C1' cells in the first nucleotide's frame, strides 16, 4: 500500500505553542475562529476495538477448553464542538482488528 471484517446520532477539555484559517476531498449550506481557531506538544479524561482480569448465565464439548452476554480497565491503539456537522457526489473517508 491493496483486499477482508467491525464500528462511526452515546461519552469525554484544560494548559502550552503558533498566527489564519478550520469542520478529510468537490459543490451548496450551516458553523467554529484574533475573547487566538486548525495542526502540534503536555496533562487530564472518555470509551471498551485488541491484550489482560472477574464471576454468573446460555450454548458446544467426555474433559480440557471455546463462543456469546455482563462487569473491570494495568497495557497497545483510538477519541475528547456540532450525527463522518447537514444534503448531493466519488475508486468516498476515518478508526480498530486479523492477516499478506
Nucleotide at each position: 500500500g491493496g483486499a477482508c471484517c467491525a464500528u462511526c446520532c452515546c461519552g469525554a477539555g484544560c494548559g502550552g505553542c503558533c498566527g489564519a484559517g478550520a469542520u478529510a476531498c468537490c459543490u451548496g449550506g450551516a458553523u467554529c475562529g484574533a475573547u487566538g481557531a486548525a495542526a502540534c506538544c503536555g496533562c487530564a479524561g472518555c470509551a471498551a476495538c485488541c491484550c489482560c482480569c472477574u464471576g454468573g448465565c446460555a450454548c458446544u464439548c467426555a474433559a480440557c477448553a471455546g463462543u456469546g452476554c455482563a462487569g473491570g480497565a494495568c497495557g497497545g491503539u483510538g477519541c475528547u464542538a456540532a450525527u463522518g456537522c447537514c444534503a448531493g457526489g466519488a475508486c468516498c473517508g476515518a478508526u480498530g482488528g486479523a492477516g499478506u

A computed fold for a 100-nucleotide RNA from Paenarthrobacter sp. Z7-10, annotated as SAM riboswitch aptamer (S box leader).